[in-house]
């Protein structure tokens, strides 16, 4: 120094509750607030997993409207892995 690593310090990020707004939901932003986090920064067109169905398809039903299977083109990077940047520097 540089990787791997995770003592410490300065510093960061903010679940979950509640409140405002977007949204069919799932979720997301905003507030407030800490459960937690050493990448809890970013990437969902890298794989995998969950969620979640306005719509589309079928099907029962029979005019609509309820109802039920299945499908992301919608979502989670606070599910893993993977990829990218980045503070600090004991063992």
């Nucleotide at each position: 120094c540089u990787c791997c690593c995770g003592a410490a310090a300065c510093g960061g990020c903010a679940a979950a509750c509640c409140c405002g707004g977007c949204g069919a939901a799932a979720g997301c932003c905003g507030g407030c607030g800490a459960c937690g986090c050493a990448a809890a920064g970013c990437c969902a067109u890298a794989g995998g997993g969950c969620c979640u169905u306005c719509g589309g398809u079928c099907c029962a039903g029979u005019c609509c409207c309820c109802g039920g299977a299945c499908c992301a083109u919608g979502g989670c990077a606070g599910c893993c892995u993977g990829g990218u940047u980045c503070c600090c520097g004991a063992a």
Source information:
The prediction has a mean pLDDT of 87. The RNA shown here (c-di-GMP-I riboswitch aptamer) has 91 nucleotides and comes from a Planctomycetota bacterium. It was read from a public genome assembly, where an Rfam model found it. NCBI's taxonomy places the organism under Bacteria, Pseudomonadati, Planctomycetota. Rfam family: c-di-GMP-I riboswitch aptamer. Its Rfam clan is "c-di-GMP_I riboswitch clan".